[in-house]
RNA sequence: GUACCGAAAGGGCAAACCCGGAGAGAUCCGGGGGCGCAAAGCCAGCGGGCCCUAACGCCCCCGUCCGUCGGGGGCGAAGGGCGGCCGGGCUGCCGAA
Numbered sequence: 001g002u003a004c005c006g007a008a009a010g011g012g013c014a015a016a017c018c019c020g021g022a023g024a025g026a027u028c029c030g031g032g033g034g035c036g037c038a039a040a041g042c043c044a045g046c047g048g049g050c051c052c053u054a055a056c057g058c059c060c061c062c063g064u065c066c067g068u069c070g071g072g073g074g075c076g077a078a079g080g081g082c083g084g085c086c087g088g089g090c091u092g093c094c095g096a097a
Stems, first nucleotide, its partner, number of pairs: 005095002012037002017032006035084001041090003046087003049082004056076008
């Protein structure tokens, strides 16, 4: 010095929950909070996984002025969300054993 690694120090991030805001929703943003985190920094246009369903399609029910209509529900789904679900990629602070 490099890689693995994770003692110390200084600092960093911020789960649940609460308040305000955005959204159909998953969820996100700001403030409080602090469970945890050595990548809990970034990539969802790298792969897997999970979550959501306003378009649209199919089915069911109700209504009906019988319309290619209105309302409700279920399933699927273009698409959306999660990097604090996992792997992978990129970047990065400190330096004891």
This is a predicted structure of a 97-nucleotide RNA (c-di-GMP-I riboswitch aptamer) from a Caldisericota bacterium. Model confidence (mean pLDDT): 86 of 100.